The prediction has a mean pLDDT of 84. This is a predicted structure of a 75-nucleotide RNA (c-di-GMP-I riboswitch aptamer) from a Sulfurovaceae bacterium. It was read from a public genome assembly, where an Rfam model found it.
RNA sequence: CGCUGAAUAAGCCAAACCUAUCGUGAGGUAGGGACGGAAAGCUAUGGGUCUCGCUGAGAUCGCCAGGUUGCAAAC
Repeated sequence: CGCUGAAUAAGCCAAACCUAUCGUGAGGUAGGGACGGAAAGCUAUGGGUCUCGCUGAGAUCGCCAGGUUGCAAAC
């Protein structure tokens, strides 16, 4: 450097739900909480789904795929 790599090592993230708050809304943020996760890190590039004040704009990366970054150990 490449490849493989999950709850076995160190750590990490946090579903549903509740509270507060932002947003027309889908949803987002913070705290609690853990269903789960090798990328459940980032990215809206393609597709899917969803929303709206709709021929456009937005949301969702923990829907699928791509790009990119990344841990012990093995090879």

Its Rfam family is "c-di-GMP-I riboswitch aptamer". Rfam links the family to the GO term cyclic-di-GMP binding. From the family's description: GEMM was predicted in a large-scale screen for bacterial structured RNA regulatory elements.